[in-house]
């Protein structure tokens, strides 16, 4: 160098195809429960969606550039 497919919460990912409140499992706090731990149950915090710019009344979704990693190809 050239295609491609990936980036969303601490971790593994749904949402983009059809733009309209950003969600789920585990994890973590607190409380019940138990001698205590674990399980189990109830409440709750936690993400400007890899960066930037652009359509749009509204972007995680639509355009462009750009980073990072993964494939495939010379």
């Nucleotide at each position: 160098c050239g295609g491609a497919a990936a980036a969303u919460a601490g971790c593994u990912c749904g949402g983009c195809u059809u733009g309209g409140u950003a969600g789920a499992g585990c994890a973590c706090a607190u409380c019940g429960u138990u001698c205590g731990g674990g399980a189990c149950g109830a409440u709750g915090g936690g993400g400007u969606c890899g960066c930037a710019a652009g359509u749009u009344c509204g972007a995680a979704u639509c355009u462009u550039g750009u980073u990072u990693u993964u494939c495939c190809g010379a």